[in-house]
RNA sequence: CUCCGAUAAGAGUAAUGCCGGAUCAAUCCGGCAGCACAAAGCCGCGGGCCUCCACGUGAGGACAGCCGGGCUGCCGAA
Numbered sequence: 001c002u003c004c005g006a007u008a009a010g011a012g013u014a015a016u017g018c019c020g021g022a023u024c025a026a027u028c029c030g031g032c033a034g035c036a037c038a039a040a041g042c043c044g045c046g047g048g049c050c051u052c053c054a055c056g057u058g059a060g061g062a063c064a065g066c067c068g069g070g071c072u073g074c075c076g077a078a
Stems, first nucleotide, its partner, number of pairs: 004076002012037002016033007035065001041071003045068003048063001050061002053058001
């Protein structure tokens, strides 16, 4: 350095529910709790799904914790 991922160590994120807010919507933001995650860090490139408008073709938006891929990263047992 690469592969790998332990009842290790120190950290991290936050499913979903409730409350408040933003949004036409999908969804997003904050607080409390904590499903789970070795990239559940980042990227809308490909697939997929969701939403809005048109109308049967398309376009805008959203989901990175749906999958693939790319970039970066903590620790060091077997």
Record summary: Predicted 3D model of a 78-nucleotide RNA (c-di-GMP-I riboswitch aptamer) from Desulfuromonas soudanensis. The prediction has a mean pLDDT of 88. NCBI's taxonomy places the organism under Bacteria, Pseudomonadati, Thermodesulfobacteriota, Desulfuromonadia, Desulfuromonas.